A computed fold for a 99-nucleotide RNA from Geobacter sp., annotated as c-di-GMP-I riboswitch aptamer. It was read from a public genome assembly, where an Rfam model found it. Its mean pLDDT, the model's own confidence on a scale to 100, is 81. The organism belongs to Geobacter, within Bacteria.
[in-house]
């Protein structure tokens, strides 16, 4: 130095929940509290996977107006939109040093 992750040591991060704020009163994110856990639970959306639906499309022999178009409610689908690194793979960097 590389692989590796036993015993430790110094430290680190922070699940659920909760308070405040942001977002489309979304998924989720930021800050405080809080610890389930984590050897990269540090950073990065390249490839998968999952989640959301403002947006787009479709359906209802919907509703209202209108006179062939408009508005509106609900369901479904979709990435070309967003999110998740504590879902997996991958990339980069870091503490300790038994074997």
């Nucleotide at each position: 130095u590389c692989u590796c992750g036993c015993c430790a040591a110094a430290g680190c991060c922070a699940a659920a929940c909760u308070c405040g704020g942001g977002g489309a009163u979304a998924a989720c994110c930021c800050g405080g509290g809080g610890a389930c856990g984590g050897a990269a639970a540090a950073c990065c959306a390249c490839g998968g996977a999952a989640c959301u639906u403002a947006u787009g499309c479709u359906u209802c022999u919907g509703c209202a107006a209108a006179c062939c178009u408009u508005g509106u409610g609900a369901u479904g689908c979709a990435a070309g939109a967003g999110u998740u690194g504590g879902c997996c793979g991958g990339g980069u960097u870091g503490c300790c040093g038994u074997a």